[in-house]
Context: one part of a larger RNA
RNA sequence: GAACGAACACUGGCGGCGUGGAUUAGGCAUGCAAGUCGAACGGGAAAGCUCCCUUCGGGGAGUGAGUAUAGUGGCGAACGGGUGAGUAACGCGUGGGAAACCUGCCCUUUGGUGGGGGAUAUCAGUCCUAACGGGCUGCUAAUACCGCAUACGGCCUUCUGGACGCCUGUCCGGGAGGAAAAAGGUGGCCUCUUCAUGAAAGCUGCCGCUGAAGGAUGGUCCCGCGUCCCAUUAGCUUGUUGGUGGGGUAAUGGCCUACCAAGGCGACGAUGGGUAGCCGGCCUGAGAGGGUGUCCGGCCACACUGGGACUGAGAUACGGCCCAGACUCCUACGGGAGGCAGCAGUCGAGAAGCUUCGGCAAUGGGCGAAAGCCUGACCGAGCGACGCCGCGUGAGCGAUGAAGGUCUUAUAGAUUGUAAAGCUCUGUCAGAUUGGGAAGAAAACUCCGGGGUUAAUACCCUCGGAGCUUGACGGUACCAUCAGAGGAAGCACCGGCUAACUCCGUGCCAGCAGCCGCGGUAAUACGGAGGGUGCAAGCGUUGUUC
Repeated sequence: GAACGAACACUGGCGGCGUGGAUUAGGCAUGCAAGUCGAACGGGAAAGCUCCCUUCGGGGAGUGAGUAUAGUGGCGAACGGGUGAGUAACGCGUGGGAAACCUGCCCUUUGGUGGGGGAUAUCAGUCCUAACGGGCUGCUAAUACCGCAUACGGCCUUCUGGACGCCUGUCCGGGAGGAAAAAGGUGGCCUCUUCAUGAAAGCUGCCGCUGAAGGAUGGUCCCGCGUCCCAUUAGCUUGUUGGUGGGGUAAUGGCCUACCAAGGCGACGAUGGGUAGCCGGCCUGAGAGGGUGUCCGGCCACACUGGGACUGAGAUACGGCCCAGACUCCUACGGGAGGCAGCAGUCGAGAAGCUUCGGCAAUGGGCGAAAGCCUGACCGAGCGACGCCGCGUGAGCGAUGAAGGUCUUAUAGAUUGUAAAGCUCUGUCAGAUUGGGAAGAAAACUCCGGGGUUAAUACCCUCGGAGCUUGACGGUACCAUCAGAGGAAGCACCGGCUAACUCCGUGCCAGCAGCCGCGGUAAUACGGAGGGUGCAAGCGUUGUUC
C1' cells in the first nucleotide's frame, strides 16, 4: 500500500447492487418449510337455501352434491433447502479405463392387454386405555393382491456343428427344456330404451398397464498423477499379501468364507500423532510465489449421539421405521411424545452478524388429462454505512477586507477571509401535490383456419391468427408540477519518517508513543485554544493475510 463474512470509538443525508451466526455440529417455545390425484376404488357429508308438517321443542323432503373429503391405491417424498462435525481418503482435482454394471419418469422402435380367484382398510358392532393408541367379530371395492392361459423378438440352463483363439474363451448357427406380463380409466360417434337418468355391443380419440430392443439422463466401480505439519512418530500388517473353490452384489474385487502358499508396505517416509471438508475460485504480488476456501457453482460428508435394516428405479433416508444412550415435555404413574446443521424467531456463550414480513405474479420443482393444488426453493420487501459504486449538503458576484476569535514588535497591524453579511441565480436528493404510470406476461381458456388421427364433417393431438383474463413487489421505480438555500459534515492528524505552527496551561508531574523518542519553567511531541493538513458520509483504532 492492498484486502476482509470483520469488531470497537466518534459521526451520519439519499439511492443502486451486493452481503450479514466465522464462537456452542450448544439447547430450543410457536408458526410454516411435501404433497397431490375423485379421469384408479368402495363409500360419502355438513352449513346454507326452498318446500311441507308441527305438540313451536322440532321433524321430513328437495337442493347444496356425488361437492368437501377420512380411508384403500398410484406417483412424489432419495429432488429442492441446511451445515462442515467427521474425513489426509480414489474424499477431492485432473487424465484415463471396463473385469463388470444399474437406471423410475422421458424419447424412438416393436409385440401384447384373455379369462379367473381370495382378501382387506375405511365402515358397523364390541372391548381395553388418562392419553398416544390398540384387540376381537362382521360387510365391501379397485389401476391393491394371487394363480391360470398366451411369447414375434429377447433372457437362462443344457446338448450340438463350424471358424478363430488355443488356459478361461470369442463369433456364427441348430435342437431341447425353463423362467417371466397386464388394468383399466375417461371422452366422441352410432344403435336401443326412458319423462329424465341410463344400458349393452361395435368403431374411435386421449391417458394408462405389460414383454423386448435401442437411446438419453443420472449413478456404481477401477487405475495413473497431484493433494498440510511432526522423524523429539521407524518399523507396520494375520483377512494381513496372493492363489483355488464357494458365497454375495446390479457388477469387479479378501467384499465374505473354507483350504493352500508366506507373503504385502516402509527414509521416494510406511505406521503413529496433530490439523483440515476438496475444487472452480478469492486476496495479495511485476511475476514466481504466499495466504485463503465466506457469498455463487461442482463434488463429498453429516442430520440429537451410536448401531441396524426395511421400502423403493434410486436412501447419509434432515422434517421415515426399529434398538440403545443423553436430554426435554405430558401423565390418572400403568405409560406415552420429541429432535430447527429448513425459513423466521428464542435462550446461552461471544468483540460480533437481520423480519416470528408479502407472494406463488415470474423462474423452477411435485402431483394431476386439465382446471388447479402444494412449494420459507424462489421472487420480493424489511433491518445493519458491513462492503463497493453513484449523488447531494449549493452556484456566481461580493472588501466598510464588518463584528467576534486568535496572534503580535500593540494608540497600529496580521490572520480567520470572499469566509460572512448583501445581491443575482439554480433546483439534484429529501419534502408536498395532483395527474400519467413501463418492463418483468408467456401460457392456459374461447373462437376461426391449416395439418394429423379416424369410417367420420364428431372427439382428441398439433401449428398459425384473433379475443379475454392474470403483478407479491406497488399506486413502487420513472416522468410531470409546487415551494424554497431552505432539511443534510464529520473524523483523524500537524517533532522526523509524513502533508500541516503558534499561544496558553503543566513542569520527568499529568500524560503521549507505530519506530526514533517527547515531558525535570518559554514543550511546533502532554492538555486546551486559534490556525493549518489529509480524507470525507465517513474517518480513525484494533485484529488477520500478502

The prediction has a mean pLDDT of 80.
Small-subunit ribosomal RNA, 5' domain from a metagenome, 546 nucleotides, folded computationally.
RNAcentral holds the full RNA, with entries from SILVA.